[in-house]
A computed fold for a 135-nucleotide RNA from a Planctomycetota bacterium, annotated as c-di-AMP riboswitch aptamer (ydaO/yuaA leader).
RNA sequence: CUUCCCCCAUCGCCGAAUCCCGCCGUGGGCGGGAGCGGGGGACCCAGUUCCCAGGGGCGCAUCGCCAACGCGCGUAGGGCAAUCUCUUCCGCCCGAGCCCGACAGCUAACCUCGCAGGCGUGGAAGGGGACCUCC
Numbered sequence: 001c002u003u004c005c006c007c008c009a010u011c012g013c014c015g016a017a018u019c020c021c022g023c024c025g026u027g028g029g030c031g032g033g034a035g036c037g038g039g040g041g042a043c044c045c046a047g048u049u050c051c052c053a054g055g056g057g058c059g060c061a062u063c064g065c066c067a068a069c070g071c072g073c074g075u076a077g078g079g080c081a082a083u084c085u086c087u088u089c090c091g092c093c094c095g096a097g098c099c100c101g102a103c104a105g106c107u108a109a110c111c112u113c114g115c116a117g118g119c120g121u122g123g124a125a126g127g128g129g130a131c132c133u134c135c
Base pairs, nucleotide, nucleotide: 011120012119013118014117018034019033020032021031022030023029024028035115036114037113038112039111040110045105054103055100056099057098058097063074064073065072066070077094078093079092080091083130084129085128086126087125088124089123090122
């Protein structure tokens, strides 16, 4: 000097998954509120006949193809800090998993649930707004 790894703080990314308050036996536990997100649930509307070959929900994660079934190839869709946001180009990446349990269309009132987990940054061009600072 360079590279890699580990720890802490700050900051940031995916995601709804953040902030505040009170009490208690205070390394923590319990409860409440706001905010964000999900589910159930009328009239009307939709649906109108099948029989377990179920059906449904969260999520971007759906669908297709192969003689070769492979850490396979594509694909709907989704993601990628240097104030935030929008558009464009190129590049990179994901395209999983889990839950309900015979049951649910939409759905006002109403009822109810969650606020986890996993990570560490691509480059460029243009526009608008917000915010901050100065005069």
It was read from a public genome assembly, where an Rfam model found it. Of the family's consensus pairs, 96% are formed in the model.